[in-house]
This is a predicted structure of a 99-nucleotide RNA (SAM-I/IV (S-adenosyl methionine) riboswitch aptamer) from uncultured Allosphingosinicella sp. The sequence is in RNAcentral, with records from MGnify. It matches the Rfam family "SAM-I/IV (S-adenosyl methionine) riboswitch aptamer". The literature on the family includes a 2008 paper in RNA by Weinberg et al., "The aptamer core of SAM-IV riboswitches mimics the ligand-binding site of SAM-I riboswitches". Its family is annotated with regulation of gene expression and S-adenosylmethionine metabolic process in the Gene Ontology. Rfam 15.1 lists 567 matches to the family in 508 species. The prediction has a mean pLDDT of 80. Taxonomically the source falls in Allosphingosinicella (Bacteria, Pseudomonadati, Pseudomonadota, Sphingomonadales).
RNA sequence: GCAUCAAGAGUGAACCGGUUGGUUCACGCCAACCUGCCUACCCGGGCAAGGUGGCGGUCCUGGAAGGGACGAUGCGGCCUGACCGGCAAUGAAGCGGGU
Numbered sequence: 001g002c003a004u005c006a007a008g009a010g011u012g013a014a015c016c017g018g019u020u021g022g023u024u025c026a027c028g029c030c031a032a033c034c035u036g037c038c039u040a041c042c043c044g045g046g047c048a049a050g051g052u053g054g055c056g057g058u059c060c061u062g063g064a065a066g067g068g069a070c071g072a073u074g075c076g077g078c079c080u081g082a083c084c085g086g087c088a089a090u091g092a093a094g095c096g097g098g099u
Base pairs, nucleotide, nucleotide: 001075002074003073004072005071010027011026012025013024014023015022016021028055029054030053033051034050035049036047037046038045040099041098042097043096044095057070058069059068060067061066077087078086079085
């Protein structure tokens, strides 16, 4: 700088705190932002495999719809501090249109 914050998804244990809050760990779950796969390429759509992230966003304004401020997340990872170059990525999905 750009995009998103609509929806979705939690239990247990320990510790701190002291009144229903916070942190950590374990297991689980959610989510297509990036990579990858589904088709040689493009658009759309899909798939939680790899990389992030999440499982209570807050406040203000408005009758509502909406708007605004702050804040948060993403704009792959590893070899590697960096360049060049290279490496891994599913048992899932395996679709529509165009060239």